Context: one part of a larger RNA
RNA sequence: CGUUAGGAAUUUUGAGGAGAUUUGUCUCUAGUACGAGAGGACCGAGAUGAACGCAUCUCUAGUGUACCGGUUGUGGUCACCUACUGCAUCGCCGGGUAGCUAUGUUCGGAAGAGAUAAGCGCUGAAAGCAUAUUAAGCGCGAAGCCCACUCCAAGAUAAGAAUUCCCUAGGAGACUCCAGAAAGAAGAUCUGGUUGAUAGGCUUUAAGUGGAAGCAUGGUAACAUGUGGAGCUGAGAAGUACUAAUAGG
Numbered sequence: 001c002g003u004u005a006g007g008a009a010u011u012u013u014g015a016g017g018a019g020a021u022u023u024g025u026c027u028c029u030a031g032u033a034c035g036a037g038a039g040g041a042c043c044g045a046g047a048u049g050a051a052c053g054c055a056u057c058u059c060u061a062g063u064g065u066a067c068c069g070g071u072u073g074u075g076g077u078c079a080c081c082u083a084c085u086g087c088a089u090c091g092c093c094g095g096g097u098a099g100c101u102a103u104g105u106u107c108g109g110a111a112g113a114g115a116u117a118a119g120c121g122c123u124g125a126a127a128g129c130a131u132a133u134u135a136a137g138c139g140c141g142a143a144g145c146c147c148a149c150u151c152c153a154a155g156a157u158a159a160g161a162a163u164u165c166c167c168u169a170g171g172a173g174a175c176u177c178c179a180g181a182a183a184g185a186a187g188a189u190c191u192g193g194u195u196g197a198u199a200g201g202c203u204u205u206a207a208g209u210g211g212a213a214g215c216a217u218g219g220u221a222a223c224a225u226g227u228g229g230a231g232c233u234g235a236g237a238a239g240u241a242c243u244a245a246u247a248g249g
Base pairs, nucleotide, nucleotide: 001155006166007165008164009163010162011161012160016152017151018150019149022050023049024048025047026046027045028044034039052108053107055105056104060102061101062100063099067095068094069093070092071091072088073087074086075085076084077083112147114145119140120139121138122137175249176248177193178192179191180190181189198244199243200242201240202239203238204237205236207233208232209231214227215226216225217224218223
């Protein structure tokens, strides 16, 4: 821009397209059929895996550039101590929330229908027989084909369908703008904009770290213990208009 009354929102049909389609082992049937024996089934029923794939983070595991702790060297904060802090690959090391992940978890391939291939048949002449047919007619028959399963899908210009609401010539609505994240290169998408929990802050909490500083006690001291599951803490959760989403175009 189109879809031809216009607009907002919701639900859809499916032309067409994409994906998936894998397979092992074991048990029963049954040591049965078969076979002198050795051996050893079809058909059917069930169990459990491998690889692959979608989704996902409850568990397991990884990361988690400064969340917590330990620690070395050397500086700084007044001169010392303590405490805090800069730099040294995040200085190094031990852990680790959210998020993102796999090695983790859940699930999937099924069943069924149709038309067929090779192949196998029924009926049956030409050719009184025979013959499934390089005759007419009618069947069975595959992991393959078409459906079925999952996803996209009306720019399918043949532009489809349904429902609710709004406006009737100045309004419906949308955008800009602003706070943002389940989104993200930019647009876009999505959640909100005071009739508000959108982000920040604050409070509480999950969770992490692992016992803060100060003081006291014990010890010659290193240090230990108590106060005290302490102190500190990015992303999670709940609450709360304190700040900013005003006003306007």